[in-house]
RNA sequence: GGGGAAGUAGCUCAACUGGCAGAGCAUCGGCUUUGCAAGCCGGGGGUUGGCGGUUCGAGUCCGCUCUUCUCCA
Numbered sequence: 001g002g003g004g005a006a007g008u009a010g011c012u013c014a015a016c017u018g019g020c021a022g023a024g025c026a027u028c029g030g031c032u033u034u035g036c037a038a039g040c041c042g043g044g045g046g047u048u049g050g051c052g053g054u055u056c057g058a059g060u061c062c063g064c065u066c067u068u069c070u071c072c073a
Base pairs, nucleotide, nucleotide: 001072002071003070004069005068006067007066010025011024012023013022019056027043028042029041030040031039049065050064051063052062053061
C1' cells in the first nucleotide's frame, strides 16, 4: 500500500426485507432476612465510532474518515 471483518447502555451481545433502539450481567430503589448472600418486583442509563448523502423514515443502504483484528504484499 491492497482485500476482508468488527465498532450499538458500564461489560458481553441482539435488532428479520429500512418502520417504537432491546436482552443478560452490572448499577439504583423496594420486598424478603437478626444481618449478608440468593430470590422476586420496579427504575435509571444510548448523539448506534465520526462526518455527509439517499429516503416519508437509516443501527440497517451509499460515500469519506477514525480505531481494532485478520490476510496479502